The prediction has a mean pLDDT of 89. A computed fold for an 84-nucleotide RNA from Sporolactobacillus putidus, annotated as c-di-GMP-I-GGC riboswitch aptamer.
């Protein structure tokens, strides 16, 4: 460096409680579907929000901002070490 056999350990999705949030979601506790980066970081896509701003008679649309690292890719830091 590349790979993922085994053992040690790690993480934790659905969902339930709770707290924050206009929402997307996130924090903690359970929980265990899966994860070799399912540890970090919103850089580019991508996907969801849309209190606020603008249109709009309204339903509504469009964002500025906000959220996903458990969609993808990219940066970076790493635990073990069979077989090719």
């Nucleotide at each position: 460096u590349g790979c993922g056999a085994a053992a040690u350990g790690g993480c934790a999705c659905a969902c339930u409680u709770a707290u924050c949030g206009a929402a997307a979601g996130a924090u903690a506790a359970g929980g265990u579907c899966g994860c070799a980066a399912a540890g970090c970081c919103a850089c580019g896509g991508g996907c969801c929000u849309a209190a606020g701003g603008c249109g709009g008679g309204a339903u509504c649309g469009c964002u500025a901002g906000g959220g996903c690292a458990g969609c993808c890719g990219g940066g970076u830091u790493g635990c073990c070490g069979a077989a090719a």